[in-house]
Context: one part of a larger RNA
RNA sequence: GGCGCAUGGUGGAUGCCUUGGGUCUGAGAGGCGACGAAGGACGUGGUAAGCUGCGAUAAGCCAGGGGGAGCUGCACACAAGCAUUAUAUCCCUGGAUUUCCGAAUGGGACAACCCACUAUACUGAAGGUAUAGUACUCGAAAGAGAGCCAACCCCGAGAACUGAAACAUCUAAGUACCGGGAGGAAAAGAAAACAAUAGUGAUUCCCUGAGUAGUGGCGAGCGAAAAGGGAAUAGCCUAAACUUGAGCGGCGUGCCGCUUAAGGGUUGUAGGACUGCAUUUAGAAAUCAUCAUCAAGUAAAAUCUUCUGGAAAGUUGAGCCAUAGAGGGUGAUAGCCCCGUAAACAAAAAUUGAUGAGGACGAGCAGUAUCCUGAGUAAGGCGGGACCGGAGGAAUCCUGCCUGAAUCUGCCAGCACCAUCUGGUAAGGCUAAAUACUCCUCAGACACCGAUAGUGAACCAGUACCGUAAGGGAAAGGUGAAAAGCACCCUAAACAAGGGAGUGAAAUAGUACCUGAAACCGUGCGCCU
Numbered sequence: 001g002g003c004g005c006a007u008g009g010u011g012g013a014u015g016c017c018u019u020g021g022g023u024c025u026g027a028g029a030g031g032c033g034a035c036g037a038a039g040g041a042c043g044u045g046g047u048a049a050g051c052u053g054c055g056a057u058a059a060g061c062c063a064g065g066g067g068g069a070g071c072u073g074c075a076c077a078c079a080a081g082c083a084u085u086a087u088a089u090c091c092c093u094g095g096a097u098u099u100c101c102g103a104a105u106g107g108g109a110c111a112a113c114c115c116a117c118u119a120u121a122c123u124g125a126a127g128g129u130a131u132a133g134u135a136c137u138c139g140a141a142a143g144a145g146a147g148c149c150a151a152c153c154c155c156g157a158g159a160a161c162u163g164a165a166a167c168a169u170c171u172a173a174g175u176a177c178c179g180g181g182a183g184g185a186a187a188a189g190a191a192a193a194c195a196a197u198a199g200u201g202a203u204u205c206c207c208u209g210a211g212u213a214g215u216g217g218c219g220a221g222c223g224a225a226a227a228g229g230g231a232a233u234a235g236c237c238u239a240a241a242c243u244u245g246a247g248c249g250g251c252g253u254g255c256c257g258c259u260u261a262a263g264g265g266u267u268g269u270a271g272g273a274c275u276g277c278a279u280u281u282a283g284a285a286a287u288c289a290u291c292a293u294c295a296a297g298u299a300a301a302a303u304c305u306u307c308u309g310g311a312a313a314g315u316u317g318a319g320c321c322a323u324a325g326a327g328g329g330u331g332a333u334a335g336c337c338c339c340g341u342a343a344a345c346a347a348a349a350a351u352u353g354a355u356g357a358g359g360a361c362g363a364g365c366a367g368u369a370u371c372c373u374g375a376g377u378a379a380g381g382c383g384g385g386a387c388c389g390g391a392g393g394a395a396u397c398c399u400g401c402c403u404g405a406a407u408c409u410g411c412c413a414g415c416a417c418c419a420u421c422u423g424g425u426a427a428g429g430c431u432a433a434a435u436a437c438u439c440c441u442c443a444g445a446c447a448c449c450g451a452u453a454g455u456g457a458a459c460c461a462g463u464a465c466c467g468u469a470a471g472g473g474a475a476a477g478g479u480g481a482a483a484a485g486c487a488c489c490c491u492a493a494a495c496a497a498g499g500g501a502g503u504g505a506a507a508u509a510g511u512a513c514c515u516g517a518a519a520c521c522g523u524g525c526g527c528c529u
Base pairs, nucleotide, nucleotide: 001528002527003526004525005524006523007522008521009520015514016478017477020449021448022446023445024444025443026442027441028440029438030437031148032147039101040100041099042055043054044053046078047077050074051073061095062094063093064092065091066090070082071081072080106115107114108113116134117133118132119131120130121129122128136145137144138143152183153181154180155179156178163170167217193200194199204231205230206229207228214222215221235430236429237428238374242263243262244261245260246259247258248257249256250255251254268408270373271372272371273370274367275366276365277364287357288356289355290354291353292352297345298344303318304317307314319336320335321325327339328338329337379403380402381401382400383399384398385397386396389415410425411424412423413422414421465472466471485513488500489499490498491497
């Protein structure tokens, strides 16, 4: 030095575990904020560095309700206390307090700091103290707004990489990013719609139609609609004509015009005004009543034994409960030991729902001469854009510029255009549900992960650390059933470590702690060289 056997160190794989995650489901909630938010700074405890809670009333104060023997958070020590049958701790609800910064708002500032003014008081005075007020925008005032917030929604503005195997039309994509705005949903919405000689009857969403009809350097690609089947259903209000009041103006002094308010009226089988005739039934919201809903919570059945063992829930024997054999814990695997669970009960205010009362608003017949029925609009031209449709034969919709109608014997649409026919009635507005989403709360589930996995984060993590900054961003879980966490003695270089002793089932479970692989490093013995 090699090989073998044995035994250690180091190391932290593997196994087992789970406080944490992941993905969903069902309910709820869908906002908070000048009554000062979100987020922070600084304080606050008997001792008090951190976390949590709280705010100079500072791990808390008050009230109501619950609860009932212990309690003074994490946090296991000492000290000092509170409470024990109901004013402890604790839980729920409501209230009070709530420093400073922050929209931050008296002015300023390098956030958590500095400095004022006005009024009042101390007070006579102060580079003093206390209380209240003092930003900006809109509004006559009352009052409102501002800032924060995960996704969903609407509007505006709007790329490129990429694909086309290059690239320019095209695609990616109206995507990403940016700006504005709102709600619990938003948007859309009661036919100037579809359809096709038959009909449907607002919108939205799903299935299908269908990768069809189409579009397309007819390349890459893009890509409908009607009909059919479902979810959910809900319809309304104005402008005008006309009448009346008020105000103003004009004159011809009883008419006209303008403004404003009230009535009237709302439609395509055209309707309404106007003229004549007649006249009242469904039923929104606020509010009220009743019932239900809703907090912390109450109460909740049934077991003993043999053996093994450190420990019984295992095993043996014999029982019991069950509207409860979901689950968790307990010294191994427990329906009957504990917490629970099923079923039942209680329950303030607010909330929500149902029912009833309440009532804004709301109806009909005939006539048809006259009047009204949304104008810089519809439409056209030029240029863009949206539609499945890339300018095309190109309808339809939007509009920057230029033009510019008709008025119910009207007008628009039915994919150039014209005729017939059919459908509708633009140029004002509102509208629940079905649909989208989940920062958040509660309950639950999983042929999801199990500490290099699962969130970046199971642990005091957006921490330590890095970067001028925007920003980037870790590692790190497990003694034992119980600390019973090794009294006492010895060695020693003496706050290390070890040997005894003791605890424990176990200490090769000793806080560098479950198991403890390999690499790597030793020791002893045997054999070989």